[in-house]
Background:
A computed fold for a 90-nucleotide RNA from Paenibacillus aquistagni, annotated as c-di-GMP-I riboswitch aptamer. The same sequence occurs in records of 2 taxa. The coordinates come from a structure-prediction model, not an experiment, and the mean pLDDT is 88. Taxonomically the source falls in Paenibacillus (Bacteria, Bacilli, Caryophanales, Paenibacillaceae).
RNA sequence: AUUGGAUAAUGGCAAACCCUAGCGAAAGCAGGGGACGCAAAGCCACGGGUCUAAGGCAUCUCAGGAUGCGAUGACAGCCGGGUUGCCCUA
Numbered sequence: 001a002u003u004g005g006a007u008a009a010u011g012g013c014a015a016a017c018c019c020u021a022g023c024g025a026a027a028g029c030a031g032g033g034g035a036c037g038c039a040a041a042g043c044c045a046c047g048g049g050u051c052u053a054a055g056g057c058a059u060c061u062c063a064g065g066a067u068g069c070g071a072u073g074a075c076a077g078c079c080g081g082g083u084u085g086c087c088c089u090a
Base pairs, nucleotide, nucleotide: 002090004088005087012038013037017033018032019031020030022029023028036077042083043082044081046080047079048078049075050074051073056069057068058067059066060065
């Protein structure tokens, strides 16, 4: 430096769920608790995918409202990709 993740070791992160007079239209995010799991479950929305559907557009309705479309929103613990990194083996 590269490969791999068996065997250890130091540690790390934190699903569901609960709480918050928090943020958001929602998805979801943040803080605290809590551990299902994870060798990158560190970071990045570049490609695919999934979620939500506010503004907007269209249709129906006397109206209220309903339905559909729709990311510029979100998910990195969906996959790929980029990038940084601990230990051990070869």